The prediction has a mean pLDDT of 82. A computed fold for a 478-nucleotide part of an RNA from an uncultured Alphaproteobacteria bacterium, annotated as small-subunit ribosomal RNA, 3' major domain.
[in-house]
Context: one part of a larger RNA
RNA sequence: UGACGGGGGCCCGCACAAGCGGUGGAGCAUGUGGUUCAAUUCGACGCAACGCGAAGAACCUUACCAACCCUUGACAUGCCAGGACGGUUUCCGGAGACGGACUCCUUCUCGCAAGAGACCUGGACACAGGUGCUGCAUGGCUGUCGUCAGCUCGUGUCGUGAGAUGUUGGGUUAAGUCCCGCAACGAGCGCAACCCCUACCUUCAGUUGCCAUCACUUCUAGAUGGGCACUCUGAAGGAACUGCCGGUGACAAGCCGGAGGAAGGCGGGGAUGACGUCAAGUCCUCAUGGCCCUUAUGGGUUGGGCUACACACGUGCUACAAUGGCGGUGACAGUGGGAUGCAACGGGGCGACCCCGCGCAAAUCUCAAAAAACCGUCUCAGUUCGGAUUGCACUCUGCAACUCGAGUGCAUGAAGUCGGAAUCGCUAGUAAUCGUGGAUCAGCAUGCCACGGUGAAUACGUUCCCGGGCCUUGUACA
Numbered sequence: 001u002g003a004c005g006g007g008g009g010c011c012c013g014c015a016c017a018a019g020c021g022g023u024g025g026a027g028c029a030u031g032u033g034g035u036u037c038a039a040u041u042c043g044a045c046g047c048a049a050c051g052c053g054a055a056g057a058a059c060c061u062u063a064c065c066a067a068c069c070c071u072u073g074a075c076a077u078g079c080c081a082g083g084a085c086g087g088u089u090u091c092c093g094g095a096g097a098c099g100g101a102c103u104c105c106u107u108c109u110c111g112c113a114a115g116a117g118a119c120c121u122g123g124a125c126a127c128a129g130g131u132g133c134u135g136c137a138u139g140g141c142u143g144u145c146g147u148c149a150g151c152u153c154g155u156g157u158c159g160u161g162a163g164a165u166g167u168u169g170g171g172u173u174a175a176g177u178c179c180c181g182c183a184a185c186g187a188g189c190g191c192a193a194c195c196c197c198u199a200c201c202u203u204c205a206g207u208u209g210c211c212a213u214c215a216c217u218u219c220u221a222g223a224u225g226g227g228c229a230c231u232c233u234g235a236a237g238g239a240a241c242u243g244c245c246g247g248u249g250a251c252a253a254g255c256c257g258g259a260g261g262a263a264g265g266c267g268g269g270g271a272u273g274a275c276g277u278c279a280a281g282u283c284c285u286c287a288u289g290g291c292c293c294u295u296a297u298g299g300g301u302u303g304g305g306c307u308a309c310a311c312a313c314g315u316g317c318u319a320c321a322a323u324g325g326c327g328g329u330g331a332c333a334g335u336g337g338g339a340u341g342c343a344a345c346g347g348g349g350c351g352a353c354c355c356c357g358c359g360c361a362a363a364u365c366u367c368a369a370a371a372a373a374c375c376g377u378c379u380c381a382g383u384u385c386g387g388a389u390u391g392c393a394c395u396c397u398g399c400a401a402c403u404c405g406a407g408u409g410c411a412u413g414a415a416g417u418c419g420g421a422a423u424c425g426c427u428a429g430u431a432a433u434c435g436u437g438g439a440u441c442a443g444c445a446u447g448c449c450a451c452g453g454u455g456a457a458u459a460c461g462u463u464c465c466c467g468g469g470c471c472u473u474g475u476a477c478a
Base pairs, nucleotide, nucleotide: 001478002477003475004474005473007472008471009470010469011468012467013466015462016461019426020425021424022423023422026318027317028316029315030314031313032312033311034309035308042053043052064304065303066302067301068300069299070298073127077126078125079123080122081121082120083119086105087104090101091100092099093098108117109116110115129293130292132291133290134289138287139286140282141281142280143278145276150189151188152187153186154185155184156165157164158163169180170179171178195270196269197268198267200238201237202236203235204234205233206232209228210227211226214225215224241264244258245257246256247255248254320419324378325377326376327375328374336367337366338365341360342359346355347354348353385416390411391410392409393408394407395406396405432454433453434452435451436450437449438448
């Protein structure tokens, strides 16, 4: 000087407390451990691994296993020889890769030519190739403490020196934020602001959006004539600064209350992550040193596996019901997607879906039906709760749903009556609850990312638990 303390002081955070809803019990989904297996590819392991890499394993993916094949190789550059290359028909062997036969079409570019170039086949060698090892050799990227308020430097001063000072102190703040004081005076990286969204207003613009006024029409559809007032869309501006008033404070910084205002003291949200810590994670994104393989640890194919199942854990979904189930009526969103696509209307089917195909590269057409809401019924039961499991019959995608897809109908109707010890999230348009869209994607979502609808309770307080910041103290630790 740090680090640590079941030392002290001050302060903060859904850290506790006060509340609301969960997890831990059940069934299922999913990840992991373990076990099994020819293989169940690999990585990730307290917080910060475990719905994680994986925004989607039937084949492919795929890295694993078995079998069958190839060896200058699936891919790159260089050399030699030959030939255009290529497309197409049919057949044989084979699981296919591959091997063999056959029909037809075509006969590259530049150049007068010689030749050159691109492409294919064959050959020899340099080499290719490796998701093989080492993240404790590395770059890059990322997590984490933590959006915590800290981390440093120059000059000066003090100290023999390590170092100190500044950065401590008194107040204050979300903040090393600001004020005051001070052997310090300044500065840098962080904080804040500048950026984006959102809340209010103005101006400009007015179609595909809108319809107040005036017409028109099948009297009900902004459908049309018209209009751009309004809503909205999307560009430019304005607006909030403790600016004003009162109190308080040290005449300061600020704090408390009030006015006006759409918004008030950081208005709400996002992006933004200092010096560093964890030899944290990643050699399987990529790059890369070293090591290793080179008829194989490389390459191709078919099939299997990653989907196994006495069990254990994590994360979720659905429930155990009446604030509910079922039936009926039938309003009100927002974000998005659409051409190998989204698909109206009409028709068929109980349904998944099928047939037909208007329109639409979309403020125009379409996905599209929002759901919770309201009305009726059931009357507390393993039930009209719950839906696992299983049987039969189908639908769709796709060469192909046996291993191993999703969906539909009929039948079946398991556990479960609110969950031990323990433990998690959340402070407001939040929690809870309700549906909707998207990426990936042929198909497959209870996961992920987004969108809106309905919409709470509680916070006395900081003694305690956890994490953190500043000062101080002890130390046999570095």

The RNAcentral record of the full RNA draws on ENA, Greengenes and SILVA.